[in-house]
Context: one part of a larger RNA
RNA sequence: CGUUGGAAAAUUGAGGGGUUCAGACCUUAGUACGAGAGGACCGGGUCUGACGCACCACUGGUGCAUCGGUUGUACUGUCAAGUGCAUGGCCGAGUAGCUAAGUGCGGAAGGAAUAAGCGCUGAAAGCAUCUAAGCGCCAAGUCCAUCCCAAGAUGAGUUUUCCCUAUAGGUUCGUGGAAGACGACCACGUUGAUAGGUCAUAGGUGGAAGUGCAGUAAUGCAUUAAGCCGAGUGAUACUAAUCACCGAUUGA
Numbered sequence: 001c002g003u004u005g006g007a008a009a010a011u012u013g014a015g016g017g018g019u020u021c022a023g024a025c026c027u028u029a030g031u032a033c034g035a036g037a038g039g040a041c042c043g044g045g046u047c048u049g050a051c052g053c054a055c056c057a058c059u060g061g062u063g064c065a066u067c068g069g070u071u072g073u074a075c076u077g078u079c080a081a082g083u084g085c086a087u088g089g090c091c092g093a094g095u096a097g098c099u100a101a102g103u104g105c106g107g108a109a110g111g112a113a114u115a116a117g118c119g120c121u122g123a124a125a126g127c128a129u130c131u132a133a134g135c136g137c138c139a140a141g142u143c144c145a146u147c148c149c150a151a152g153a154u155g156a157g158u159u160u161u162c163c164c165u166a167u168a169g170g171u172u173c174g175u176g177g178a179a180g181a182c183g184a185c186c187a188c189g190u191u192g193a194u195a196g197g198u199c200a201u202a203g204g205u206g207g208a209a210g211u212g213c214a215g216u217a218a219u220g221c222a223u224u225a226a227g228c229c230g231a232g233u234g235a236u237a238c239u240a241a242u243c244a245c246c247g248a249u250u251g252a
Base pairs, nucleotide, nucleotide: 001152005163006162007161008160009159010158011157015149016148017147018146021049022048023047024046025045026044027043033038051106052105053104054103055102059100060099061098062097066093067092068091069090070089071086072085073084074083075082076081110144111143112142117137118136119135120134164251169246170245171244173189174188175187176186177185194240195239196238197236198235199234200233201232203229204228205227210223211222212221213220214219
């Protein structure tokens, strides 16, 4: 931009794409078969591998500054306590998120028409012949089925609801996001929990500073499951979501 008034939702499915795997064990059965050695088809059950999709409760990884330990140096006048820099200085842990090595699921079952092939009936051709008329069986393949996309399917479909003029609806703008390169998408904008802050809490770290006590001191103990803390959860309008704009003339 189109889809022939303008919108908001919900859909149909033309068409397209994905999947389509394999093995082992138990049983049938030491049966059929075979002199024996050996050893099944068909059918039933269990488990596993690789592959694919999804997820983060579990096991882990990461988690660039969340907590702690620690070296050197500079600074905060000094002690103590801290901060900067040194690969995040180095080291030990680690929430959310993202993840695999983690765990949940999948390729199940079935139908239709067939290929090669195997047949029935059966003439031409008194026989024979699966074929000429007619009728069956049969594949990991084909079409359905199963999962996903899908009306720009210009053949532009369908259903429901709203609106008839500053109206339905939408946008800019703002607050943001398990959405994202940017657009887009989604949530919210005071009739408000959208983000931040604050409070509480899960969780992490691991016992703060100051003071007291013990010790000559390094240090230890008590106050103290302390102090501190990004993303999680719940609550709370304290802060910021101000104001505006576009938009069909009842539809050739």
Model confidence (mean pLDDT): 84 of 100. This is a predicted structure of a 252-nucleotide part of an RNA (large-subunit ribosomal RNA, domain VI) from Neoakkermansia glycaniphila.